This is a predicted complex of two RNAs, RNase P RNA and transfer RNA, with 425 nucleotides together. The prediction has a mean pLDDT of 76.
[in-house]
RNA sequence: CGAGCAAGCUGUGUGGUAGCGGGCAGCGCCCGUGAGGGUCUGCGCGAGGAAAGUCCGAGCUUCACAGAGCAGGAUAGCUGCUAACGGCAGCCGAAGGCGACUUCAGUGGAGAGUGCAACAGAGAGAUACCGCCGCAGAUAAUCUGCGGUAAGGGUGGAAAGGCGAGGUAAGAGCUCACCGACCGGCAGGAGACUGUCCGGCCCUGUAAACCCUAUCCGAAGCAACAUCUGACAGAACAUAAAAACCGUCUGCUCGGCGGGUUCGCCCAGAUGGCACCGAGCUGACCCGGCGACGGGCAGCCAAGAUAGAUUACCACAUUCAACAGAACUCGGCUUAUAGGCUUGGUCGCAUU
RNA sequence: GCUGUUAUAGCUCAGUAGGUAGAGCGCAUCCUUGGUAAGGAUGAGGUCCCCGGUUCAAAUCCGGGUAACAGCU
Numbered sequence: 001c002g003a004g005c006a007a008g009c010u011g012u013g014u015g016g017u018a019g020c021g022g023g024c025a026g027c028g029c030c031c032g033u034g035a036g037g038g039u040c041u042g043c044g045c046g047a048g049g050a051a052a053g054u055c056c057g058a059g060c061u062u063c064a065c066a067g068a069g070c071a072g073g074a075u076a077g078c079u080g081c082u083a084a085c086g087g088c089a090g091c092c093g094a095a096g097g098c099g100a101c102u103u104c105a106g107u108g109g110a111g112a113g114u115g116c117a118a119c120a121g122a123g124a125g126a127u128a129c130c131g132c133c134g135c136a137g138a139u140a141a142u143c144u145g146c147g148g149u150a151a152g153g154g155u156g157g158a159a160a161g162g163c164g165a166g167g168u169a170a171g172a173g174c175u176c177a178c179c180g181a182c183c184g185g186c187a188g189g190a191g192a193c194u195g196u197c198c199g200g201c202c203c204u205g206u207a208a209a210c211c212c213u214a215u216c217c218g219a220a221g222c223a224a225c226a227u228c229u230g231a232c233a234g235a236a237c238a239u240a241a242a243a244a245c246c247g248u249c250u251g252c253u254c255g256g257c258g259g260g261u262u263c264g265c266c267c268a269g270a271u272g273g274c275a276c277c278g279a280g281c282u283g284a285c286c287c288g289g290c291g292a293c294g295g296g297c298a299g300c301c302a303a304g305a306u307a308g309a310u311u312a313c314c315a316c317a318u319u320c321a322a323c324a325g326a327a328c329u330c331g332g333c334u335u336a337u338a339g340g341c342u343u344g345g346u347c348g349c350a351u352u
Numbered sequence: 353g354c355u356g357u358u359a360u361a362g363c364u365c366a367g368u369a370g371g372u373a374g375a376g377c378g379c380a381u382c383c384u385u386g387g388u389a390a391g392g393a394u395g396a397g398g399u400c401c402c403c404g405g406u407u408c409a410a411a412u413c414c415g416g417g418u419a420a421c422a423g424c425u
Stems, first nucleotide, its partner, number of pairs: 001348003005344006012317007020046002023043004028039004048323001052334002055332005060221004067254004072217005077091005092106001093104004108212002113210002115206003129153002131149008161179002164176003180201001182199001184197005225272006234263004245259004280300004285296004353424007362377004371408001379395005401417005
């Protein structure tokens, strides 16, 4: 210098004027039957890295503080991190790359069982179509029958471990060397696993098919839910207990709790939840750890509506600006995204 | 905002242990008729919403996305 790899940051900025939505403080006034709300002045705040998809995990709330069994759902290499997770980190294994490094729903089980493998092919989990060999018979080449054989041909995604040698009538792990996978032993490691030795080659694929194993999971969701205000309508029947029935915790069963039966009424709102105290944010700080992360120290409190606020104009700079707008709140994942910046490895060439 | 369902021929819909995509209506051609309708025969027409994965093989199984519809004050 060129090519390529990984990680992280940013996401128009600064100033001014006016406007819009909340918060705090102050003073009066106004609206409403009421719970409550509005207005004025001052101070300060006002979208994102994904606010998105709603795919996981939690907080919070109600249902019985959440009972038993079945069903159902999720996860699947190992060890750790975390409030938790299907997330993250490190490692193991496989595949790719010269390399930095990347990818993986990687591997619990197909030697518990069931199913499926269309078409092709003789045969799809057990086989003899052609071929090869032996025997018998008929013969002119040759044919027929019985048996052996998975080395060769052909079909297929997949066909009896691969290859070489010995061996054999022809063949065959039948035997041997190397390789491969499997079972068992030994050594190392926290473990996944790795190395090595012996043994025998029975063991096709599919579990993102049913299923089995291990672990975990109660359901619903802020339109949850709680408090309050005003309005309203109770009537008939039966009143002794139990059963039946209905409701409630959701799919089923059991169990628990509540309800005497039938008809009617069940409307209109306000506030809280909800936004400063939290698994909180920031740090070029300190300590421990390879790391995820944990502990300490210092500083900070940062939108919050309920028709739903971010706008308009001016000046300067510039690459003329992508994807995109909070709605109870967090931790992740996934998806969309123009441009810019920083750092650390790798390979090649050249020079010293 | 929350929760759920669906997408297959022009239209309405089938398609389950994954194995060549179907039905009805409609459309085209032919037969029948003097001519239509009805009837009969034959045929065309498919990105199974899109992208990726598992598998020998995907409309079907799994993940992500898009669109439409429904319910909850």
It holds a member of the Rfam family "Bacterial RNase P class A".